Predicted 3D model of RNase P RNA and transfer RNA as a complex of 459 nucleotides.
It holds a member of the Rfam family "Bacterial RNase P class A". Rfam classes the family as a ribozyme.
The coordinates come from a structure-prediction model, not an experiment, and the mean pLDDT is 77.
[in-house]
RNA sequence: GGUUGGGCGGACGGUCGCGCGCGGUUCGCCGCGCGAGGAAAGUCCGAGCUCCAUCGGGUAGACUGCCAGGUAACGCCUGGGCGCCGCGAGGCGACGGACAGGGCCACAGAAAACAGACCGCCCCAGGGGCAACCCUGGGGUAAGGGUGAAACGGUGGGGUAAGAGCCCACCGCGCGCGCUGGCAACAGCCGCGGCACGGCAACCCCCAGUCGGAGCAAGGCCAACUAGGCGGCGAGGUGUGACCCACACCGCCCAUCCCGACGAUCCGCGAGGGUCCGAGGGAAGCCGCGGGUAGGCUGCUCGAGGCGGCCGGCGACGGCCGUCCCAGAGAGAUGACCGUCCCCCCUCGCGGGGGCACAGAACUCGGCUUACAGCCCGACC
RNA sequence: GGGGCCGUAGUCUAGCCUGGAUAAGGCACCAGCCUCCGGAGUUGGGUAUCCCCGGUUCAAAUCCGGGCGGUCCCGCCA
Numbered sequence: 001g002g003u004u005g006g007g008c009g010g011a012c013g014g015u016c017g018c019g020c021g022c023g024g025u026u027c028g029c030c031g032c033g034c035g036a037g038g039a040a041a042g043u044c045c046g047a048g049c050u051c052c053a054u055c056g057g058g059u060a061g062a063c064u065g066c067c068a069g070g071u072a073a074c075g076c077c078u079g080g081g082c083g084c085c086g087c088g089a090g091g092c093g094a095c096g097g098a099c100a101g102g103g104c105c106a107c108a109g110a111a112a113a114c115a116g117a118c119c120g121c122c123c124c125a126g127g128g129g130c131a132a133c134c135c136u137g138g139g140g141u142a143a144g145g146g147u148g149a150a151a152c153g154g155u156g157g158g159g160u161a162a163g164a165g166c167c168c169a170c171c172g173c174g175c176g177c178g179c180u181g182g183c184a185a186c187a188g189c190c191g192c193g194g195c196a197c198g199g200c201a202a203c204c205c206c207c208a209g210u211c212g213g214a215g216c217a218a219g220g221c222c223a224a225c226u227a228g229g230c231g232g233c234g235a236g237g238u239g240u241g242a243c244c245c246a247c248a249c250c251g252c253c254c255a256u257c258c259c260g261a262c263g264a265u266c267c268g269c270g271a272g273g274g275u276c277c278g279a280g281g282g283a284a285g286c287c288g289c290g291g292g293u294a295g296g297c298u299g300c301u302c303g304a305g306g307c308g309g310c311c312g313g314c315g316a317c318g319g320c321c322g323u324c325c326c327a328g329a330g331a332g333a334u335g336a337c338c339g340u341c342c343c344c345c346c347u348c349g350c351g352g353g354g355g356c357a358c359a360g361a362a363c364u365c366g367g368c369u370u371a372c373a374g375c376c377c378g379a380c381c
Numbered sequence: 382g383g384g385g386c387c388g389u390a391g392u393c394u395a396g397c398c399u400g401g402a403u404a405a406g407g408c409a410c411c412a413g414c415c416u417c418c419g420g421a422g423u424u425g426g427g428u429a430u431c432c433c434c435g436g437u438u439c440a441a442a443u444c445c446g447g448g449c450g451g452u453c454c455c456g457c458c459a
């Protein structure tokens, strides 16, 4: 000079103030304990928890995508492989498949994917010219030029009229279910093939794997209030959620409940009553509109928890032991001042000034991402 | 607190799914003509960080990721 991993992001005391809990109380208050973050943020992933009564198969849809491991789980983390960048420490990578198929590759250019010949190079024929060479026609070629993001292997040699994997060496590429190492990704070696095979899958798609939905305004209990108002809803409906199947339950002649015409039958002298049947109607239910209300309790904070030690593992992480209890609301509290220390700035010093960044819990965890003044420690080049 | 949608001239929209080089249209605005002046009319014109930053691709308003901003919905009686 640089690379990388981890940590802090004022400390202590006093006075006053705020929130919650516990205790006391003469109901005025008093005492004790606790009281923001590494991101509490974005709500981008993954879970716990709760409801949808319970949960099987397939399709659609969404997401993930080298391999192995870690984890409750993950799109996270660790280790490894491969590719690219860097002298290096190290960094970055949406990193399956482009011979399963479809599609696209603008402009430029002769030609853009079973391609193609503008200039050029070479040969032949005819003509012109003393000649060099020029013109016309036919053919060969893809080395050179030019276009493009990309032009159908690269370098060197041989070869040829000029050329060309046409031939050879090396490199590259493809193939083999070849051998060796590795759990694997993959690597190395061997053999075969002159090469046939461009890019895009953060276009459709194929392959493999994962996934039910909603969210603490979930959900449960209690209280108060009103218009407990109006409309809609089937022979199939519900569980079921985008769809299908299977399954289960209910219904379709007997409806969960209420009312109940007609009819039958019984009792009664009679008014009337009982039982059965049951057209029909309503309630309940679901959806929408409208109305009222803005109350209390719970879920609620002890948890995949923090700290320390030992052991296992390269590591992420795991196991055991000990120890600690650490905010919980109305969305609203978590602060101010003084002193000492520490740190930073100005200054030779005395002394003076400042502690500042990003930000702020709301059901709870594990991650990722984004924001962040200043400072500390370790490892490596 | 939790969830849905959106961002393109001054303004309202199209284009985005299916990427292609001048980003289209209406209103508004500006200038000329007309008029004594203005309005109306008419002719012409400009005005875009496609919200921002990265990535994929030869190429991004469009596809993917992150950020910023705006807007809408929700409780209880039930």
Stems, first nucleotide, its partner, number of pairs: 001381008010341007018035007037358001041369002044367005049215004056245004061211005066080005081095001082093004096206002101204002103200003118145002120141009153171006172195001173193004178189004219298004229289005236250004256283004263276005291458003305324008342355005382455007391408004401439001410426005432448005